[in-house]
């Protein structure tokens, strides 16, 4: 130099003008002044884990249901997440992929094709026998070595064997088992022994191990209005107006009106109580608003140290968003990056000038650890292959 593979950062910068949220100070207290702070690598999907907060349970453990994890070991608050390994596959390689426990408990399921799919099978071929009509035939028979089906056809490839064929025998590979070696373990290289028996699907039910009590900042706490309800206490609770009728002339009844003014008890009025109403103190729930919960945290940086690493301990420093209809925003110049025109310039270019246009994916909402998924462009480490000069 080409291809490639893997880790990893950045994702526009500067200033001025106008604005938003927020803290702190200030005095002229007002939508003020003056200074400081104001997204992300993914804030996104809400797909796992945890913190917190409320509920339900209450000895501890285990069980029964449902769900979720599923090759070893190790990190870790935890995880379905990292990290190192083991085994399968994929690439020359560097590396890259993997729901990778159990089918000899049990129950199922294996579609279409096929002759034949689970106590296996003779469609075509091969091979031997036997009929006559002597052939590209029929029957009876071996056979799983060719062919054909299909995800799968009861080991492979090679000599040997046979009529042809077959683990029928041998090698060698694979599988079975047995003991030992090395590994913490998956496992791993060889050994002896067995002609090979136990097909496949558990991302079918099932079995075995090991997690898991619900719901969630709209959590949950605290203040707390007008209006209507609820409670406790006092006050009032008609000596009211017209009209008829009746009378002992004192009154009485009755309808009607105004009112909130009724109703019931003491036999009746007279008074008196209660209750309905109906004023007023005052207490209490909610609701609408508000306040906190809310950022010092499984924090960010940096050095040394352990460890292959994932992490992990010590030290030292820093304080860095908190809105709530929801703040983090628009313009303008310059500069940078890309592309595209033109101009110099050149053999063709490159450098160099000048115009235009563009600069992703997306925007907290209790955090916090991950994983997915989106993303213009631009950097940087190591590593593999080939070629080319020294």
């Nucleotide at each position: 130099c080409u291809a490639g593979g893997u880790g990893g950062u950045c994702g526009g910068g500067u200033g001025g003008c106008c604005g938003c949220u927020u803290c702190a100070a200030g005095c002229u207290u007002g939508u003020c002044u003056u200074g400081g702070a104001g997204a992300g690598g993914a804030a996104a999907g809400u797909c796992c884990g945890g913190g917190c907060u409320c509920c339900a349970c209450g000895g501890a453990a285990a069980g029964c249901a449902c769900g979720g994890u599923g090759c070893c070991g190790g990190a870790u608050a935890a995880c379905g997440u990292c990290c190192g390994g083991c085994g399968g596959g994929g690439g020359c390689a560097a590396c890259c992929u993997u729901a990778g426990g159990g089918a000899a408990a049990g129950u199922g399921c294996c579609a279409c094709a096929g002759a034949a799919a689970g106590c296996a099978a003779a469609c075509c071929g091969c091979c031997g026998g036997u009929c006559u009509u002597u052939a590209u035939g029929g029957c009876c028979g071996g056979u799983a070595a060719g062919g054909g089906u299909g995800a799968a056809a009861g080991g492979g490839u090679g000599c040997g064997g046979u009529a042809a064929g077959a683990g029928c025998g041998c090698a060698c590979c694979g599988c079975g088992u047995c003991a030992a070696c090395g590994g913490c373990a998956a496992c791993g290289g060889g050994g002896a022994c067995g002609g090979c028996a136990c097909g496949g699907c558990a991302a079918a039910c099932c079995c075995c191990a090991c997690c898991g009590g619900g719901a969630g900042c709209a959590a949950g706490a605290c203040c707390a209005a007008a209006u209507a309800g609820g409670g406790a206490c006092g006050g009032c609770g008609g000596u009211c107006u017209u009209u008829u009728c009746c009378u002992u002339c004192g009154g009485g009844a009755a309808a009607a009106g105004c009112g909130a003014a009724a109703u019931g008890c003491g036999c009746u009025u007279c008074c008196g109580c209660a209750u309905a109403g109906u004023c007023g103190u005052c207490c209490g729930g909610g609701u609408c608003g508000g306040u906190c919960g809310c950022g010092u945290g499984a924090g960010g940086c940096g050095u040394u140290c352990g460890g292959c690493a994932a992490c992990g301990a010590a030290c030292g420093u820093c304080c860095c968003a908190g809105a709530u209809g929801a703040a983090u925003g628009g313009u303008c110049a310059c500069c940078c990056c890309u592309u595209g025109g033109c101009c110099c310039g050149u053999c063709a270019a490159a450098c160099g000038g000048c115009c235009a246009a563009g600069g992703a994916c997306a925007g907290a909402a209790c955090c916090c650890g991950g994983c997915u998924u989106a993303u213009a462009g631009a950097c940087c480490g190591c590593c593999u292959a080939g070629c080319u000069u020294u």